[in-house]
């Protein structure tokens, strides 16, 4: 950087620190009733492992406000849906 799958579900009354933070842009939220991170805990199941058609959750990742928070671009039966593009994450190249 390509390719392919996947996104409405799921997951803390913990420790530790003290001012951010939700990818960018507009927005609209989160956060001294403790944000971002560290550590514990937890979900999930993409590899890879056991089992064997459903199942387990040790390994490797990931993941634990809001739909991928929403919008941006085109469609359309138009508070709304439908794709796209741009992010994310596994696997392979």
């Nucleotide at each position: 950087c390509c390719u392919u799958a996947u996104g409405a579900a799921g997951a803390g009354u913990g420790g530790c620190g003290g001012a951010g933070g939700g990818a960018a842009c507009g927005g609209c939220c989160c956060u001294a009733u403790g944000a971002u991170g560290c550590c514990c805990g937890g979900c999930a199941a993409c590899c890879u492992g056991c089992a064997u058609u459903c199942g387990c959750a040790a390994g490797g990742u990931g993941c634990c406000a809001a739909g991928u928070c929403c919008g941006a671009c085109g469609g359309u039966u138009a508070u709304g849906c439908c794709g796209a593009c741009a992010g994310a994450u596994a696997a392979g190249g």

Background: SAM riboswitch aptamer (S box leader) from a bovine gut metagenome, 93 nucleotides, folded computationally. It matches the Rfam family "SAM riboswitch aptamer (S box leader)". Rfam's curators write: The SAM riboswitch is found upstream of a number of genes which code for proteins involved in methionine or cysteine biosynthesis in Gram-positive bacteria. Rfam links the family to the GO term regulation of gene expression. Model confidence (mean pLDDT): 84 of 100. The sequence is in RNAcentral, with records from MGnify.